[in-house]
RNA sequence: CCGAUUUUUCAAGCGCCAGACCCCGACCUUUUCCGGGGUGACGAGGUAGAGGGAGCAUCGAGUUUUUUCGGCGGGUGCCCUCUCGGUUCUUCCACGGUCGUGACGGUUCGGAGCAAAAGCCUGGGGUAACCGAGGUGACAAAGACCGAACCGGAGUGGAAU
Numbered sequence: 001c002c003g004a005u006u007u008u009u010c011a012a013g014c015g016c017c018a019g020a021c022c023c024c025g026a027c028c029u030u031u032u033c034c035g036g037g038g039u040g041a042c043g044a045g046g047u048a049g050a051g052g053g054a055g056c057a058u059c060g061a062g063u064u065u066u067u068u069c070g071g072c073g074g075g076u077g078c079c080c081u082c083u084c085g086g087u088u089c090u091u092c093c094a095c096g097g098u099c100g101u102g103a104c105g106g107u108u109c110g111g112a113g114c115a116a117a118a119g120c121c122u123g124g125g126g127u128a129a130c131c132g133a134g135g136u137g138a139c140a141a142a143g144a145c146c147g148a149a150c151c152g153g154a155g156u157g158g159a160a161u
Base pairs, nucleotide, nucleotide: 014073015072016071017070019069020039021038022037023036024035025034026032042060043059044058048083049082050081051080052079053078084100085099086098087097088096090160091159092158093157094156095155104152105151106150107149108148109147110146111145119136120135121134122133124131125130
């Protein structure tokens, strides 16, 4: 230095690259389906278990409009079935409704609260396109949370008290 194995940690804007663009080299005036390399998503948020299905699956930041384009795969989102669990009557059981552990659904308003890339500085690798590290570093929205209001749902049977 390379490979294998084991353990731990991290990662779903997660992984990859044949289009495209860029760099280097070779060839070449009959001027490229050539070779090698680079770019190709910035964070927030999101998983009851198993199986299946469909398939662009939430929120903003950034934008000399520039590729965060295009493509492939995956995915904590959606739907269905079962299991488990909360809730639905004072309690228990069964069924049904509804949801998923902060565990009825929907709408509206208010509150509180939160980022990274960026930018600037330093420094490293590469012929280059570009890549990485450290310091500093401002600005979000949604979700969840707290409060309020409105609409709809909150069931059936049995038993106990």
The prediction has a mean pLDDT of 76. Predicted 3D model of a 161-nucleotide RNA (glmS glucosamine-6-phosphate activated ribozyme aptamer) from an Acidimicrobiia bacterium. It matches the Rfam family "glmS glucosamine-6-phosphate activated ribozyme aptamer". Rfam links the family to the GO terms regulation of gene expression and catalytic activity. About the family: This entry contains a glucosamine-6-phosphate activated ribozyme that is found in the mRNA for GlmS. GlmS is an enzyme that uses fructose-6-phosphate and glutamine to generate glucosamine-6-phosphate. By type it is a riboswitch. The literature on the family includes a 2004 paper in Nature by Winkler et al., "Control of gene expression by a natural metabolite-responsive ribozyme". Of the family's consensus pairs, 88% are formed in the model.